[in-house]
Molecule: transfer RNA
Organism: Candidatus Woesearchaeota archaeon
RNA sequence: GCGUGCGUAGCCAAGCGGCUAAGGCAAGAGGCUGCAACCCUCUGAUCCCCGGUUCGAGUCCGGGCGUGCGCU
Numbered sequence: 001g002c003g004u005g006c007g008u009a010g011c012c013a014a015g016c017g018g019c020u021a022a023g024g025c026a027a028g029a030g031g032c033u034g035c036a037a038c039c040c041u042c043u044g045a046u047c048c049c050c051g052g053u054u055c056g057a058g059u060c061c062g063g064g065c066g067u068g069c070g071c072u
Base pairs, nucleotide, nucleotide: 001071002070003069004068005067006066007065010025011024012023018055027043028042029041030040031039048064049063050062051061052060
């Protein structure tokens, strides 16, 4: 340089045009307890950036940026 996959919360991860964006771990607050642990309740996302398509975009299209793999 070329090809290809990926980029959603601190970490992992669903989503396939109509959502108030699932779930797990971790974290914080509260309950319980003599103090803890366990357990229960609650809290949290400008979906990498900029444009475009659409009544509507995390989801489709274009261009960037980052990153994994392969080729040279």